[in-house]
Molecule: Guanidine-I riboswitch aptamer
Organism: Rhizobium lemnae
RNA sequence: GAGUUUGGCUGCUAGGGUUCCGGUGCGCUUAUUUGCAUGACUGGUCCGAGAGCGGCCACUGGACGGGAAGGAAAUUCUGUCCAGAUGCACGGCGGGACAAAAGCCCGGGAGAC
Numbered sequence: 001g002a003g004u005u006u007g008g009c010u011g012c013u014a015g016g017g018u019u020c021c022g023g024u025g026c027g028c029u030u031a032u033u034u035g036c037a038u039g040a041c042u043g044g045u046c047c048g049a050g051a052g053c054g055g056c057c058a059c060u061g062g063a064c065g066g067g068a069a070g071g072a073a074a075u076u077c078u079g080u081c082c083a084g085a086u087g088c089a090c091g092g093c094g095g096g097a098c099a100a101a102a103g104c105c106c107g108g109g110a111g112a113c
Stems, first nucleotide, its partner, number of pairs: 007057006015047002020044002022041001023038005058086001059084010088108001090111001094106003
């Protein structure tokens, strides 16, 4: 200096706004109802983590087996169980989508160490 790998799916939460529901306020209507506003309205629906928490799979290591081939060893396929240093990870401004916002996406970016 170059290349490869450091995984996939899913649930929840931190957090987020306001399309819908509900709440609240002000009107309309004999009434049923219905219109507008409001997220410095607790909430339901909804969005939601690379650096948050789980589950399943895959992967890595170990133990105990089974099969193939083989003189044996190496190699190779496979089962059960246990384990996980599957590492490390400080991070803007600004922009983007959906109704809108965000720890979502740009982005393990810019930058810092």